[in-house]
Context: one part of a larger RNA
RNA sequence: UUGGGCAUAAAGUGUCUAUAGGUGGCUUUUCAAGUCUGCCAUCAAAUCCCAGGGCUUAACCCUAGACAGGCGGUGGAAACUACCAAGCUGGAGUACGGUAGGAGCAGAGGGAAUUUUUGUUGGAGCAGUGAAAUGCAUAGAGAUCGAAAAGAACACCAACGGUGAAAGCACUCUGCUCGGCCAACACUGACACUAAGAGACAAAAGGUAGGGGAGAAAAUGGCAUUAGAUACCCUAGUAGUCUUAGCUGUAAAUGAUGGAUAUUAGGCACUGUGCGUAUCGACCCGUGUAGUGUUGUAGCUAACACAUUAAGUAUCCCACCUGGGGAGUACAUUCACAAGAAUGAAACUC
Numbered sequence: 001u002u003g004g005g006c007a008u009a010a011a012g013u014g015u016c017u018a019u020a021g022g023u024g025g026c027u028u029u030u031c032a033a034g035u036c037u038g039c040c041a042u043c044a045a046a047u048c049c050c051a052g053g054g055c056u057u058a059a060c061c062c063u064a065g066a067c068a069g070g071c072g073g074u075g076g077a078a079a080c081u082a083c084c085a086a087g088c089u090g091g092a093g094u095a096c097g098g099u100a101g102g103a104g105c106a107g108a109g110g111g112a113a114u115u116u117u118u119g120u121u122g123g124a125g126c127a128g129u130g131a132a133a134u135g136c137a138u139a140g141a142g143a144u145c146g147a148a149a150a151g152a153a154c155a156c157c158a159a160c161g162g163u164g165a166a167a168g169c170a171c172u173c174u175g176c177u178c179g180g181c182c183a184a185c186a187c188u189g190a191c192a193c194u195a196a197g198a199g200a201c202a203a204a205a206g207g208u209a210g211g212g213g214a215g216a217a218a219a220u221g222g223c224a225u226u227a228g229a230u231a232c233c234c235u236a237g238u239a240g241u242c243u244u245a246g247c248u249g250u251a252a253a254u255g256a257u258g259g260a261u262a263u264u265a266g267g268c269a270c271u272g273u274g275c276g277u278a279u280c281g282a283c284c285c286g287u288g289u290a291g292u293g294u295u296g297u298a299g300c301u302a303a304c305a306c307a308u309u310a311a312g313u314a315u316c317c318c319a320c321c322u323g324g325g326g327a328g329u330a331c332a333u334u335c336a337c338a339a340g341a342a343u344g345a346a347a348c349u350c
Base pairs, nucleotide, nucleotide: 004321005320008303012318014201015200016199017198021194022193023192025088026087027086028085033081034080035077036076037075038074039073040072042070043069049065051063052062053061054060091191092188093187094186097182098181099180103177104176105175106174107173108172109171110154114150115149116148117147118146119145121143125136126135162169163168206247208245209244210243211242215241220236221235222234258317259316260315261314262313263312266295267294268293269292270291271290272289273288274287275286276285299306323350324349325348332343333342334341335340
């Protein structure tokens, strides 16, 4: 370079925005860079190919000819790509009218439960386990009924449901705000797709500083179990878990499935919305559109399975893979307060 792959075998960046680059709708015109083509010049000879000839033949030698391809010049063609100019509306977007939502941020409010404190009643156990013990309790526990405080999480509704780019998001109300979808069809007129580098967001754990600390709980103490028990069980219990500011930048960050577009049988179900039908009304029924599931044909697949939400059929762009181990290690660089993260080998060995 050509070629093959990426759900589960090695391989889709955690997600998004967007620069360069790559690719790009329909119609007409210009131009001739790419493209196609005629001619000219050149790419030494030998070699290769081929025709004829010479050594008795062959190898070998001599003579003549030719293809393909490259580069340069010059003439032409104009379908395609690019360029120039003009237009179009189907892609994309904007406006108008609706609509669903745990989408985000901030503020306010709520009840149940738990724990603690305090008071009443009461008087011997409670708690815990496979069984126990450590533990709590006559300085009155546990139980019971009042009062108060605190922090964290929001039962039922709840779903195969909704929403968000992903991470994620659920008590109620208010304010501000992003995005989606539907309908009608007014406007702009290719403004599009993808995306190296870059930037933003990013669970949990962790780190810094200030607050907060009910419950549960790494570490740790103790009781057990056991041959031992640095565990599983029990009793205590700190960091952290919560919040504010800023840091880290990773997960089996999973649909183990990159994004966009077009196209390709059906059945059933749910969510949003439009139309038709129908009703006192909510439903229901039919049909379109956007999403979410399940089953299944063609096709595809090594199989399992996937199957209009493709892993089918095609096009464009990006990331990544190339035997197992060594190893996501060493060295080096960049980032980070650190912990570490990112980039990322080789010897050797099977």

A computed fold for a 350-nucleotide part of an RNA from Trichopus zeylanicus subsp. travancoricus, annotated as small-subunit ribosomal RNA, central domain. RNAcentral holds the full RNA, with entries from SILVA. The coordinates come from a structure-prediction model, not an experiment, and the mean pLDDT is 88.